[in-house]
RNA sequence: GAAGUGUUUCAUCCAGUCGCUGCCGUUUUUUUCGGCGGAGGAAAGUCCGGGCUCCGCAGGGCAGGGUGCAGGAGAAAUUCCUGUGGGUGCGAACUCAAGGAAAGUGCCACAGAAAUAUACCACCGGGGAAACCCGGCAAGGAUGAAAAGGCGAGGUAAGAGCUCACCGGACGUGCGGCGACGCGCGUGCCAGGCAAACCCCACCCGGAGAAAGAUCGAAUAGGGGAGGAUGAGGCGGCCCGCUGACUCCCGGGUCGAUCGCUAAAGCGUCGCCGCAAGGCGCCGCUCAGAUAAAUGACUGGACACGACAGAACCCGGCUUACGAGACGCUUCCCUA
Repeated sequence: GAAGUGUUUCAUCCAGUCGCUGCCGUUUUUUUCGGCGGAGGAAAGUCCGGGCUCCGCAGGGCAGGGUGCAGGAGAAAUUCCUGUGGGUGCGAACUCAAGGAAAGUGCCACAGAAAUAUACCACCGGGGAAACCCGGCAAGGAUGAAAAGGCGAGGUAAGAGCUCACCGGACGUGCGGCGACGCGCGUGCCAGGCAAACCCCACCCGGAGAAAGAUCGAAUAGGGGAGGAUGAGGCGGCCCGCUGACUCCCGGGUCGAUCGCUAAAGCGUCGCCGCAAGGCGCCGCUCAGAUAAAUGACUGGACACGACAGAACCCGGCUUACGAGACGCUUCCCUA
């Protein structure tokens, strides 16, 4: 200097004038005046989990769904941290749908002789004038994603784990580790792949959703029809069980106000514990609550020159979009 990789910070700021809005105080309880505040790291997606509200005697079973290496964090999560094993990369690093193929069923197209096990070509032995016939073989060649352990040597008529050495897998065993697993030794050479195929195993799971719901007020037609203790309706898709009086359809009226609504698994500095995710403690702070939808406009200045983009019950994650900066690490080239 170039290329890469990981972590993290900010996301405009300050002042003036005017405008909108939440809370508190004041005021003539309207008004007025003053003070403190007013879109995000993703507010997006609605993918996962909860808090909260309502239903349900949250009971049993089936169906259905989710997760799937180990240890830990956490309210939980398909999340996060640290490891183990596999894969990618020269590397820093990244990534994994990571239980079971010896319970069963199923699939592996085409090509190829053959895809749960074979013989087309080739090689070897025998017969024959030859074409060819009989036997041996799975090491060589072809086809294919894959031909059923790999490579080298010996051996053989030619070959084959047939034998041996080095790898690989399986089983047994010793040691280390909480564990996934790793290392060593021994035996023998074995039943390919796919479960993001059906399935098996282990563990987990009531439902609905803020237009959830609660309270107050107002108005009108108890007008019409069907069913119901021989059980309406309810939890929950089905069955059992439980409960027990209204339920459903058509039509008419009102469609207003308040709460839910933001002090929370909250945020920050410092200290201690832990490799880390995080935990504990002291102190400090209160940072939007609209309801047809506030959070804005103008002027001046600063420099990091502002990309992607707007809250609607709240919180923890994941994913996606995107500008600028800081720090660490890896590889290559050049110079000294």